[in-house]
Context: one part of a larger RNA
RNA sequence: GAUGAACGCUAGCGGCAGGCCUAAUACAUGCAAGUCGGACGGGAUUGGAGAGCUUGCUUUCCAUGAGAGUGGCGCACGGGUGCGUAACACGUAUGUAACCUACCGUUGUCAGGGGGAUAGCCUCUCGAAAGAGAGAUUAACACCGCAUAACAUUAUUGAACGGCAUCGUUUAAUGAUCAAAUAUUUAUAGGACAACGAUGGGCAUGCGGGACAUUAGCUAGAUGGUGAGGUAACGGCUCACCAUGGCGACGAUGUCUAGGGGAUCUGAGAGGAUGGCCCCCCACACUGGUACUGAGACACGGACCAGACUCCUACGGGAGGCAGCAGUAAGGAAUAUUGGUCAAUGGACGGAAGUCUGAACCAGCCAUGCCGCGUGCAGGAAGACGGCCCUACGGGUUGUAAACUGCUUUUGUACGGGAAUAAACCCAGGUACGUGUACCUGGCUGAAUGUACUGUAAGAAUAAGGAUCGGCUAACUCCGUGCCAGCAGCCGCGGUAAUACGGAGGAUCCAAGCGUUAUCC
Numbered sequence: 001g002a003u004g005a006a007c008g009c010u011a012g013c014g015g016c017a018g019g020c021c022u023a024a025u026a027c028a029u030g031c032a033a034g035u036c037g038g039a040c041g042g043g044a045u046u047g048g049a050g051a052g053c054u055u056g057c058u059u060u061c062c063a064u065g066a067g068a069g070u071g072g073c074g075c076a077c078g079g080g081u082g083c084g085u086a087a088c089a090c091g092u093a094u095g096u097a098a099c100c101u102a103c104c105g106u107u108g109u110c111a112g113g114g115g116g117a118u119a120g121c122c123u124c125u126c127g128a129a130a131g132a133g134a135g136a137u138u139a140a141c142a143c144c145g146c147a148u149a150a151c152a153u154u155a156u157u158g159a160a161c162g163g164c165a166u167c168g169u170u171u172a173a174u175g176a177u178c179a180a181a182u183a184u185u186u187a188u189a190g191g192a193c194a195a196c197g198a199u200g201g202g203c204a205u206g207c208g209g210g211a212c213a214u215u216a217g218c219u220a221g222a223u224g225g226u227g228a229g230g231u232a233a234c235g236g237c238u239c240a241c242c243a244u245g246g247c248g249a250c251g252a253u254g255u256c257u258a259g260g261g262g263a264u265c266u267g268a269g270a271g272g273a274u275g276g277c278c279c280c281c282c283a284c285a286c287u288g289g290u291a292c293u294g295a296g297a298c299a300c301g302g303a304c305c306a307g308a309c310u311c312c313u314a315c316g317g318g319a320g321g322c323a324g325c326a327g328u329a330a331g332g333a334a335u336a337u338u339g340g341u342c343a344a345u346g347g348a349c350g351g352a353a354g355u356c357u358g359a360a361c362c363a364g365c366c367a368u369g370c371c372g373c374g375u376g377c378a379g380g381a382a383g384a385c386g387g388c389c390c391u392a393c394g395g396g397u398u399g400u401a402a403a404c405u406g407c408u409u410u411u412g413u414a415c416g417g418g419a420a421u422a423a424a425c426c427c428a429g430g431u432a433c434g435u436g437u438a439c440c441u442g443g444c445u446g447a448a449u450g451u452a453c454u455g456u457a458a459g460a461a462u463a464a465g466g467a468u469c470g471g472c473u474a475a476c477u478c479c480g481u482g483c484c485a486g487c488a489g490c491c492g493c494g495g496u497a498a499u500a501c502g503g504a505g506g507a508u509c510c511a512a513g514c515g516u517u518a519u520c521c
Stems, first nucleotide, its partner, number of pairs: 001520003005517005012373006018366002020331001025329003029326003034073003039070002046063008080284003090208007099201002104197007112146001114144002122135005152177011182189003210256003217247003222244008259281004263274004286307005309320004337363001339362003345359001346357004376407004386398005413457005421448001426443008465510005470491003476505005486493002
């Protein structure tokens, strides 16, 4: 000098930031991922009008359209944590002639004709529940054949050009294989195939960054080859066979520690230390394992299995996972509200209105930090009283300090005014082109918030402490104590004149803080 700090004493305000470093311990409760009726079938309920009549029931039409269900997209983002990991995990620089990419953009081509189901609903059955089963019936942009088909895939046969080794690109012929879906306001949205782009990723490689040699040898899928399988893709990735290789004092192997970086602290620098907040990457989601779905996961708020733990049970069987936001218990020196809003920014879905969003934006708590402001200003000497000290009828000091006079009102209080953050989407009107785009005008929308800011009024009014004073080190005297009580970072003070202990007066340094402790340079 610094800190995600803690403790002691003290404390007026504001702005901006930060806030479980310990138990990746266990979690009550609420919320944190939905959305689309312009994909689909059905439709409780409610309202209105009518008919029949038994006057309170049945039925018809119109509107409304809850809660479930099928289907699509999303749930792989956003948010958390740092257990593991010494590794191509990260950083940096390359390669991919070994690869994938939903939504988005551009371009080209296409969408013909059929089928069978199933959830829901209904009727039942089993079960304490969670839930499960049977029958009948129904729809789709759900599912399945057929047709069409190339610049797609694949096989065979050729040609040209090129390179980076395997090879790549372009092109010709023939054969084989593969597609689609509709909705409505009739022009849009959506669908299929293909190519290119964009974005995001996968994989491989050079170099770089811990400790210990009181760890010296390690290795059988181990190293390589052939073939096959597998993958989006290369590869012992996996398997069969064959060979016996591969790594290592330029530190293999082992053990310990640790998420990495941008950066942060310190330092003149070189360096040393750190990796909290913010950003990028990685890993993880009760512990271990596994795959399914999907463009993408081996998936925090999905599934299955095993385990530990907790809960329910009719003992047969079931349910759960805060390292999301709050919050609870425990641990600890120690770390906050079971708050508000989707107004803005961003995200998901939707044609849109909109819905959802503990992301985000705000507010609350805490001097935890940084910064700013204030606690008054000017005059005022009988240098007052009081305190303290002395060489004591007198001086010194506190000290212009106070009183007193004048002034100001930041801040606080009271009463008023009062924003920006909001412009889009959308609605209405209009202009241009020409029939849905662009632009213009007006309107709608604020959690924070009656907040920031500002006006007026009265009144010095509402606001100072902490540590130190032997030397290092700025700041000295008196009293008490008497190697006691005590102090102390080091040297050291204290045994009767202690500037070092305790008190007082005074002084010094910082100041809404000041000291102590811990840690780093």
Molecule: small-subunit ribosomal RNA, 5' domain
Organism: uncultured bacterium